[in-house]
Molecule: Glycine riboswitch aptamer
Organism: Celeribacter ethanolicus
RNA sequence: AAUCGUGCGUUGGGAGAAGGGGCUCCCCUACCGAAGGAGCAACCGCCCCGGGAAACUCUCAGGUAAACGGACCUUCGCGCGGUC
Numbered sequence: 001a002a003u004c005g006u007g008c009g010u011u012g013g014g015a016g017a018a019g020g021g022g023c024u025c026c027c028c029u030a031c032c033g034a035a036g037g038a039g040c041a042a043c044c045g046c047c048c049c050g051g052g053a054a055a056c057u058c059u060c061a062g063g064u065a066a067a068c069g070g071a072c073c074u075u076c077g078c079g080c081g082g083u084c
Stems, first nucleotide, its partner, number of pairs: 002083008012073002018029004030064003036060001037058003043051003
């Protein structure tokens, strides 16, 4: 110096699902999955049983105008690690 991975910051993008009562924050019923959380197949240890991923499943939490938030993708910078 190049390249790959990764952490943080940063640029841009970023889905789904609502009615009623009450009247601004609650209640009822329904609905959504992409913060977080929980569940497990192969497989591993193995006596019970334990470990065990996701955008899958659940819907505890969260959400169902906009805003906020937002998994994930992306721009750039810095740090760390691998390769050359």